[in-house]
Molecule: Glycine riboswitch aptamer
Organism: uncultured Sphingopyxis sp.
């Protein structure tokens, strides 16, 4: 690196326009998009104590931040196990 298995947290929040399906219609259902509010940390990113490298300085966690990402399920997912 590849394959298989496991793998947490936090909104089925509010509003808007749109697409698709159903309905004579009012309207209903689904899907993603945009905005707002609330929240989460385990893609990625940034910061730092101890520690390590003689020092400058740098490295650096599952800690801190929450830019990014995420908040029913699914997908994704740090990390762990097995095989190649």
């Nucleotide at each position: 690196g590849c394959g298989c298995g496991g793998g947490a947290g936090a909104g089925c929040g509010c509003g808007g326009a749109g697409c698709a399906g159903g309905g004579c219609g009012a309207c209903c259902u689904g899907c993603g998009c945009c905005g707002c509010c609330a929240c989460c940390g385990a893609a990625g990113g940034a910061g730092c104590a101890a520690c390590c490298g003689c020092c400058c300085c740098g490295g650096a966690a599952a800690c801190u931040c929450u830019c990014a990402g995420g908040u029913c399920a699914a997908c994704g997912g740090a990390c762990c196990g097995c095989g190649c």